This is a predicted structure of a 1486-nucleotide RNA (small-subunit ribosomal RNA) from a metagenome. Its Rfam family is "Bacterial small subunit ribosomal RNA". Gene Ontology terms of the family: structural constituent of ribosome and ribosome.

[in-house]
């Protein structure tokens, strides 16, 4: 610090996702030991059981146990014992009292607060215990507890009545001082109930206590210290879809309450207060110190530990007290739970342990007061689940271990493997060695200052022995990301963080073997912060990616021109003083390191105070004129409003002329017209727009604004003086205007025209095109507020080369023409930008506003405000996706454009498609009809030869080391007439037979058999795992590459233009310059010719011929055009021209094309079978279909007869003459030929004669019968020929297609390959005879160049929009149902405070008594918890139905939109329509 993921690729935007820290964690698997820390995040849900406040006898009274002393009874001789009375001593036990239970300890519901922090006030206050000082303590009284005595209750708990102490209680006196009224003074103060002080009134103390005599207590007053109340300035969380809140409210005046200010409460008086710097409402949540991430800024967070707050079943009140409104106090309500004798009572772990519940999930009902700390006590002590230990838990953070060293035969095994190996792997054994830890043994602590005392604990720690001994796992291993092969699995099973992987070779599942990271862990999940500069303060954008409000005026608010002088708020700056501790950074130190921990120091605030400084802002005065603004004085102009007017066109009526049509379209039809359109002339009428002028023009903020005159009105520009003196820019809110469309009311209505009726189109047409035709389109009012209201660019200002047009104005010049303001535009410097592109701005700056934060869902729901509606403004969320996106490139395509090719159209000449029949496919059929090819480019391909064989397919028979290959072992070999089964293969038996070469021999080598295992075999699969060869585009003129140069990059240049060619052929410009593959040419045949040779049986010769090797054409020659160029017209000579004619040769690639059955060949399946053998069938079946073909439908012809001229092949298991048989096919024969020698072998068509005469024929020959021939083992399934006999369809072929531009089509035969023979009518050669046609490139097909659009890019056979019908899923609406929350009205009110009242009660004080004061109880009253009732409010859950959205492997219908997408889209708006959509106004170019 980054990466991945949107594309064919790129470059930008842009989400989404990874790699790192981190935790109070849970889960998986796994787990040796110690230290330190941690541990209900949930149910603030409910609790059994113990324990968590108690102390004090040095306050008081009673007092049980026990024990002493003295006197008695009794029993005894006496100790003694038992009994009892007195007195001491003791103190258990409850009460009186005092001081603590307000703290420690727990939790986080509540709480958005002065609740926290911070910094301050308190002149408005309090404070027990503790320190410091000054003062006192004197007289007296009456109670109640306990205890007795009666009695109620089941219990709790009481009720009378009696007796009693005190540091309990009360009265008096005393008052340094206090405290109050009133008079005053003093300095201080902003003031004042402070503070100091003077009078004079009134007003309150106290335990003559306790002792152990040492103390300890007690009261006033005044300080202190420590803690606390209360106020106030800053800060610190979401919603504006919460905009207004508020009646004790907001302030007085009095009073009340408190320690104590306050509207805290009350009466009464006044109407205020608070809010866009977010009140009120409604969600959420204790704050902080710190933690956690982050460079930091910031984000998240609030376990443990400190620090404050709230709360203690819920809810409410007070009471005691120094402090409470009080977790283990009280009282009332309410829930709940326990007890009960049914009558009443009891209870509150958010204290430690612990249960039960919930839950993903958090512990022991330990042990000590030894240390620390709290309370009481003089003390000793008691008490203390605060503490301080131990337990569990790898929950976390830190240490330490599971051994070291050597050990190569590279061991076994396991894996992979190209069968050589490679790799676990020094890994292991093996050989040495050490003891941390563990295990046994002894010793054995600090923690306590002095004496005894130690939970932990016989623990940490030492010593000793033992013995490698008891200790390693978890995740990954496509790519980010470090780690790769088997083999299973076959879009199954699964993986997955993202991108993504799995359809038969998966590094991505799943085992394995191996690697890789990390280790007592390792990983998964779940949060958070980072990466994310993806909220942008540090530090982001808004022309086309999201993102300028449609335009103006303008309030707040923000910002603001120049000089000078004051002030010091902000700003800098120095000093105080705070900013607990702990934590964090540095130094050190202690546990053997470290976590941990003790000491020092540092750092940290937007804070208060005070002191300075003056440059900036800022206030505030002075003063200027450059910003604004105003006066003159000119000018242009569809700028607005309003009255008036004119031509010319449409239509419309009236009349005239004429008389058949006429208007429409691609072409028509509906429509009009003989009742006279249409046309044309006259005359009228009515709307509504203003041709030319007109322009990139002008004006207006915007939207908009166009004949002509009046009228009233806003605004810019320009000149040159004057004048005001910053008056200014910007603008949330708010106001106004705002096309067209639509809405209300009334007018208007020519044309036009949503909607609607009609005729066309159409598969259909709800439209595109026609005839019509209403709203409306005009006017007035008055609404409505949208638009692609666009420049998609917000005002406003300043500054930043040029050059060119244009509108208004102004100055200079004689003019051409220059200088200046100010508007439109247009090109481009530098800068800018993803790139396009912008360049008076979109550049480099400022000011202020509005918006943006992936796509969908959605500009959509509810909320809300606005509208007469339509509907507009404001605006969500759940779901759901890896994306949506700009822009630019490179292809591909376009019913996109230019140029240009090709039998590609046109011309043309034959065909096919109709018919027989041969072939091939498809189909069906079959036991089986083997496979493969599949638009062009599969189908007379593979197959250039299926009766057996081939044959791979059926069916039955057979063999299994195999038909075939190597290796081994054996051999008395192999082979076998014959016999027998049997279709045969094959088995059974079996005479007979005795291999070859080397070698004297032993032996060896080979052949063949016979045997075991190794292995052979497969036309079993995959042509998507492959090589090779092929086919198509296409013999089309293309496709590349170094270099350089342009682009940020894909890429582009070059290859592109201008010409030219068949040609990217060649010439010329050119940021290019070369170069390769391909073009052409080199090769082969044909035409012309020279030369040599050769020629096959009568001999010479020449020519043809035959073969070899030259020549020849090269736009070389002339003219003409072109640019002086390639080139092209056109000539001349020539056998031959401009590549003469044919081949042969096929760029880079495409199409996962085709072949696994030609062959090779991974891989994978089969092995007594998917191998091989053999008979026999079958590839030839036949209701179709469809491809190539023959051969015809005839007179340019058939048939008879005569006759003529060819190439190029092929021939020894072959060709096979002459000659003889046979109608023939052929037979019999065999010459001669290994072939320029002979044989096939007759060429036909033509040419001469001759019939036939339009006829299903003397045309066709199809089928069929019979007889024959040849090949073959062998013609039945299933060969070909012959000959007689039959004589089918068929009389020229619908839609539609083919092939050919010259020796070609087209007719004719004739060879060959394959081949015993043939279903060749097929294929491949040969030569014969031999044509029409081409105007041209509109159009169809293919293709090449360059441009242009694109939403394709598996590329148009693309992509994609709507409905509808299916499942799923969240969600809106919804007659209701339900349920939460906070309020409000009313009613009703428990406890208590407070107030009244107080006729009942009534120790202390008064009084002599009676009687009375203070109190109390009761009762009334405020208040009020909770409770009812109502009717609203806000949030939820559920709800027949019901909307619309997402998503889903191939559903339905159309076809909107991306290319002019076939009707250019697209925006508002309205109508209309199964759908998309379609029309009608306006608008916009994306």
């Nucleotide at each position: 610090a980054g990466a991945g993921u949107u594309u064919g690729a790129u470059c930008c935007u842009g989400g989404c996702u990874c790699a790192g820290g981190a935790u109070g964690a849970a889960c998986g698997c796994u787990g040796g030991c110690g230290g330190c820390g941690u541990g209900c995040c949930u149910a603030a849900u409910a609790c059994a059981u113990g324990c968590a406040a108690g102390u004090c006898g040095a306050g008081c009274g009673c007092g049980a146990a026990u024990c002493c002393c003295c006197g008695u009874g009794c029993u005894g001789g006496a100790a003694a014992g038992c009994g009892u009375g007195g007195g001491g001593a003791g103190g258990a036990g409850a009460g009186c009292g005092g001081c603590g239970g307000a703290c420690g300890g727990g939790u986080g519901a509540g709480u958005a607060a002065c609740a926290c922090g911070u910094a301050g006030g308190u002149g408005a206050c309090c404070u027990g215990c503790c320190c410091u000082g000054g003062g006192g303590a004197g007289g007296g009284g009456g109670a109640c507890a306990a205890c007795c005595g009666c009695u109620g209750g089941a219990a709790a708990c009481g009720g009378c009545g009696g007796c009693u102490a005190a540091u309990a209680c009360c009265c008096c006196a005393u008052a340094u001082g206090c405290u109050c009224a009133g008079c005053g003074g003093g300095g201080u103060u902003a003031g004042g109930g402070g503070c100091c002080u003077g009078c004079u009134g009134a007003g309150g103390a106290a335990a003559a206590g306790c002792u152990g005599a040492g103390g300890c207590g007690c009261c006033c007053c005044a300080g202190g210290a420590g803690g606390g109340g209360c106020c106030u300035g800053c800060g610190g969380c979401c919603c504006a879809u919460c905009a207004g809140c508020u009646u004790g409210u907001u302030g007085g005046u009095g009073g009340g309450g408190u320690a104590a200010a306050g509207g805290c409460c009350c009466a009464c008086c006044a109407a205020g207060g608070c809010g866009a710097a977010g009140a009120c409402g409604g969600g959420u949540a204790g704050g902080g110190g710190g933690c956690c991430u982050g460079a930091g800024a910031g984000g998240g967070u609030g376990a443990c530990c400190c620090c404050c707050c709230a709360c203690a079943c819920g809810g409410g009140a007070a009471c005691u007290g120094a402090g409470a409104c009080a977790c283990g106090g009280u009282c009332c309500c309410g829930a709940c739970u326990c007890c009960u004798a049914c009558g009443g009572g009891a209870g509150g772990c958010a204290g430690c342990a612990g249960u039960a519940g919930g839950g993903a999930a958090u512990a022991u009902u330990g042990c000590a007061c030894a240390a620390u700390g709290g309370g009481c006590g003089c003390a000793a002590g008691c008490c203390u689940g605060a503490u301080g230990c131990a337990g569990c838990a790898a929950c976390g953070c830190c240490g330490c271990g599971u051994g070291c060293c050597u050990g190569a035969a590279g061991a076994a095994g396991g894996c992979c493997u190209u069968c050589g190996g490679g790799u676990c792997g020094u890994a292991a054994a093996g050989g040495g060695c050490u003891u941390u830890u563990c295990g046994g043994g002894c010793u054995g602590a600090a923690g306590a200052g002095g004496g005894a005392g130690g939970a932990c604990g016989g623990u940490a720690a030492g010593c000793c022995c033992g013995g490698a001994a008891g200790a390693a796992g978890a995740g990954u291993c496509g790519g980010c990301u470090a780690a790769c092969u088997a083999c299973g699995u076959g879009c199954c099973a699964g993986c997955a963080g993202c991108c993504g992987c799995g359809g038969u070779a998966a590094a991505a599942c799943g085992u394995a073997g191996g690697a890789c990271u990390c280790g007592a862990g390792c990983g998964u999940u779940a949060u958070c912060c980072g990466g994310a500069g993806u909220u942008a303060c540090u530090g982001g954008g808004c022309g086309u990616a999201a993102a300028g409000c449609g335009c103006g005026g303008g309030u707040a608010g923000g910002c603001g021109g120049a000089g000078g002088g004051g002030c010091a708020a902000g700003u800098c700056u120095g000093g105080c003083g705070u900013g607990a501790a702990a934590g964090c950074c540095c130094c050190u130190g202690g546990c053997u390191c470290a976590a941990c921990u003790g000491g020092g120091g540092g750092a940290g605030g937007a804070c208060g105070c005070u002191g300075g400084a003056g440059a900036c802002u800022g206030c505030u005065u002075c003063u200027c004129u450059a910003g604004a603004g105003g006066g003159c004085a000119g000018u242009a102009g569809a700028g607005g409003g309003g009255c008036g007017u004119g031509g010319a066109a449409u239509u419309c009526c009236g009349g005239g002329u004429g008389g058949a049509g006429u208007g429409g379209u691609g072409a028509a039809a509906u429509g009009c017209g003989u009742a006279g359109a249409g046309a044309u002339c006259c005359g009228g009428a009515g709307g509504a727009a203003c041709a030319c002028c007109a322009g990139a023009g002008g004006c207006g903020a915007a939207g908009g604004c166009g004949g002509c005159g009046c009228c009233c009105u806003g605004g810019g520009c320009u000149g040159g003086c004057c004048c005001u003196g910053a008056c200014g820019c910007u603008g949330a809110g708010c106001c106004g205007c705002g096309a067209g469309a639509g809405c209300c009311a009334g007018g208007g209505g020519a044309g036009c025209g949503a909607a609607c009726g009609g005729g066309a189109u159409u598969a259909g047409a709800a439209a595109c095109c026609c005839c019509g035709g209403u709203a409306g389109u005009c006017c007035u009012g008055g609404c409505c507020g949208u638009a692609a209201a666009c420049g998609u660019u917000g005002u406003c200002g300043a500054c930043u080369g040029g050059g060119u047009g244009u509108g208004g104005g102004g100055g200079c010049g004689a003019g051409g023409g220059c200088c200046u303001c100010u508007g439109c535009g247009c090109c481009g410097c530098a800068g800018c930008a993803a790139a396009c592109g912008c360049g008076g701005a979109a550049g480099u700056c400022g000011a202020c506003c509005g918006c943006c934060u992936g796509g969908g869902g959605a500009g959509u729901a509810c909320g809300g405000c606005c509208g007469c509606a339509a509907g507009g403004c404001u605006a969500a969320a759940a779901c759901u996706c890896a994306a949506a996106g700009g822009a630019a490139u490179u292809g591909a395509c376009g019913g996109g454009g230019g140029c240009c090719c090709g039998c590609a159209c046109a011309a043309g000449c034959a065909g096919c498609g109709g018919a027989g029949c041969g072939u091939g496919u498809g189909g069906u059929u079959u036991a089986a009809u083997u496979c493969g090819a599949g638009g062009c480019a599969a189908c007379g391909c593979g197959a250039a030869g299926a009766a057996c064989c081939u044959u791979a397919c059926c069916u039955g028979g057979g063999u299994u080391u195999g038909a075939c290959a190597u290796c081994c072992c054996c051999u008395g070999a192999a082979c076998g007439a014959c016999a027998c089964c049997g279709a045969a293969a094959g088995g059974u038996g079996g005479a007979g037979g005795g291999c070859c070469c080397c070698g004297c021999a032993a032996g060896g080598g080979g052949g063949a058999g016979g045997g075991a295992g190794a292995c052979a075999g497969g036309u079993g699969c995959u042509g998507c795992a492959u090589g090779g060869c092929u086919g198509u585009c296409g013999u089309c003129a293309g496709c590349u590459c170094g270099u350089g140069c342009c682009g940020u990059g894909a890429g582009g240049u070059g290859u592109u233009c201008g010409g030219u060619u068949a040609a990217g052929u060649c010439c010329g410009c050119g940021a290019a310059c070369g170069a390769g593959c391909g073009c052409a040419a080199c090769c082969c045949u044909u035409g012309c010719u020279g030369c040599c040779a050769g020629u096959u049986a009568c001999a010479g010769g020449u020519g043809u011929c035959u073969g070899g090797c030259g020549g020849g054409a090269c736009u070389g020659c002339c003219g003409g055009u072109g640019a002086c160029a390639a080139g092209c017209c056109g000539g001349a000579g020539g056998a031959a021209g401009g590549u003469g004619g044919g081949g042969a040769u096929g760029a880079c690639g495409u199409c996962a094309a085709g072949u696994c059955a030609g062959c090779a060949u991974g891989g994978c399946c089969u092995u007594u079978a998917u191998a091989u053998c053999c008979a026999g069938g079958g590839c030839g079946a036949c209701a179709c279909a469809c491809a190539c073909g023959c051969u015809a439908c005839a007179a340019u012809g058939g048939c008879c007869g005569g006759u003529a001229c060819a190439g190029a092949g092929g021939g020894c298991a072959g060709c096979g003459a002459g000659g003889c048989c046979g109608c023939g096919a052929g037979g019999c024969g065999g010459a001669g030929c290994g072939a320029a020698u002979c044989c096939c072998a007759g060429a036909a068509a033509g040419c001469c004669g001759g019939u036939c005469g339009u006829a299903g024929u003397u045309c066709g020959g199809a089928u069929u019968g019979c007889a024959g021939g040849c090949u073959g083992c062998a013609a039945c399934u299933c060969g070909c020929c012959u000959g007689c006999a039959u004589g089918a369809a068929g009389c020229c072929g619908g839609a539609g297609u083919u092939g050919c531009u010259a020796g070609u089509a087209a007719c004719c035969g004739c060879g060959c390959g394959u081949c015993a023979g043939c279903c060749a009518c097929a294929g491949u050669g040969c030569g014969g005879u031999g044509a029409a046609u081409a105007c041209g490139u509109u159009c169809c097909c293919g293709g090449g160049c360059c441009u242009u659009g694109u939403a394709c890019a598996c590329a148009c056979c693309g992509c994609c929009c709507g409905u509808c019908a299916c499942g799923u899923c969240a969600u809106g609406g919804g007659a209701g149902c339900u349920g939460g929350c906070a309020a409000c009205a009313c009613c009703u009110g428990a406890a208590g405070u407070c107030g009244g009242u107080g006729a009942g009660c009534g120790a202390a004080c008064c009084g002599g008594a009676a009687g009375g004061g203070a109190g109390c109880a009761g009762c009334c009253g405020c208040c009020a918890a909770g409770g009812g009732u109502g009717g609203g409010g806000c949030c939820g859950g559920u709800g027949a139905c019901u909307g619309g959205g997402a998503c889903g492997a191939a559903g339905u219908c159309g076809u909107a939109a991306c290319a002019a997408g076939g009707u250019a889209g697209c925006c508002g708006u309205a109508g209309c329509g199964g759908a998309a959509g379609c029309u009608g106004c306006g608008g916009c170019u994306g």